[in-house]
Context: one part of a larger RNA
RNA sequence: UCGUGGCUAAGGAACUAGGCAAAUUGGCCCUGUAACUUCGGGAGAAAGGGUGCCUACUCCUUUGCCCUCGGGUAAAGAAGAGGUCGCAGUGAAAAGGUCCAAACGACUGUUUACCAAAAACACAUGGCUUUGCAAAAUCGAAAGAUUACGUAUAAGGCCUGACACCUGCCCAGUGCUGGAAGGUUAAGAGGAAGGGUUAAUCGUAAGAUGAAGCUCCCAAUCGAAGCCCCAGUAAACGGCGGCCGUAACUCUGACGGUCCUAAGGUAGCAAGAUUCUUUGUCGGGUAAGUUCCGACCUGAUCGAAUGGUGUAACGAUUUGGACGCUGUCUCAGCCACGAGCUCG
Numbered sequence: 001u002c003g004u005g006g007c008u009a010a011g012g013a014a015c016u017a018g019g020c021a022a023a024u025u026g027g028c029c030c031u032g033u034a035a036c037u038u039c040g041g042g043a044g045a046a047a048g049g050g051u052g053c054c055u056a057c058u059c060c061u062u063u064g065c066c067c068u069c070g071g072g073u074a075a076a077g078a079a080g081a082g083g084u085c086g087c088a089g090u091g092a093a094a095a096g097g098u099c100c101a102a103a104c105g106a107c108u109g110u111u112u113a114c115c116a117a118a119a120a121c122a123c124a125u126g127g128c129u130u131u132g133c134a135a136a137a138u139c140g141a142a143a144g145a146u147u148a149c150g151u152a153u154a155a156g157g158c159c160u161g162a163c164a165c166c167u168g169c170c171c172a173g174u175g176c177u178g179g180a181a182g183g184u185u186a187a188g189a190g191g192a193a194g195g196g197u198u199a200a201u202c203g204u205a206a207g208a209u210g211a212a213g214c215u216c217c218c219a220a221u222c223g224a225a226g227c228c229c230c231a232g233u234a235a236a237c238g239g240c241g242g243c244c245g246u247a248a249c250u251c252u253g254a255c256g257g258u259c260c261u262a263a264g265g266u267a268g269c270a271a272g273a274u275u276c277u278u279u280g281u282c283g284g285g286u287a288a289g290u291u292c293c294g295a296c297c298u299g300a301u302c303g304a305a306u307g308g309u310g311u312a313a314c315g316a317u318u319u320g321g322a323c324g325c326u327g328u329c330u331c332a333g334c335c336a337c338g339a340g341c342u343c344g
Stems, first nucleotide, its partner, number of pairs: 001339008010330002014328001019325001027051005036041001038162001052084004058078001060077007085089001097323007104315002109121002126159006137146003163310004168240003173237002175233005182228003188222002194216004200209003241259005268302001269299001280296005
């Protein structure tokens, strides 16, 4: 000097990003216990008191044994009384600190084996959708298998995430479902016209024309699904406006005009895990508060199962405050053990 323990005057979070760490509390018995609440909880709420040993008694409770069924006896427990020792009686050890407010997630649970345990995942609940059984879905080349020795109160997929109150408008785009009149249209069907070849005919010849057959190239026309098209569908993917004027001071704009859109954000909430400007403004708490709580609404860029708003209980979650407590600190000191140092 470091590590691990122990103690500390006065103060008591002034430390610090943050009470991190430490301290406080602690068992059992009795009293007592708030808001809120889903009436179960909250709750060991909180806040108080007691606790050793000795003596005799009571016979209150439970149990065992004896027994003449009324008692006797023993053990354990309980209540009161008298006494006694210490600073201290759950005398050592082991054994909740508490409360208030807010955020998120309902809860118990699960997770990054070895830097993240959470507000992430799951969950019960709710909804949409597919599937009639040789089911849909999945694996496999197939046989076959899972689903399921199940059968729509079943099984698969997707979203939401207890509970309470609710879940608005838009089907123009994309998707899905249904429709089939018309347009487009593949293979295929179809086979017009044309080309090649030449028996034959014509021609003195060169050559010209050219049937059938074979062959090349093939036009109209017919021709499914799909697409175009027509509807439906948002707890499908998603989306949910602008400008101008207007009221007996001013301000504001219930009201009016106009443009655009598929429709222009409803209820509720809001400087929020979302607010840039921003430490917004006002109120509370502090002597002093970029955090916190309550409001306001000017929502840059909330908003309704990509769920909205609340919510008792719960949480090694996150944020702010208070009491208690303390070497965290003012500001250090002392003690014990170990390491460090020297020799082997």
The part of an RNA shown here (large-subunit ribosomal RNA, domain IV) has 344 nucleotides and comes from an invertebrate metagenome. The full RNA is in RNAcentral, with records from SILVA. Rfam family: Bacterial large subunit ribosomal RNA.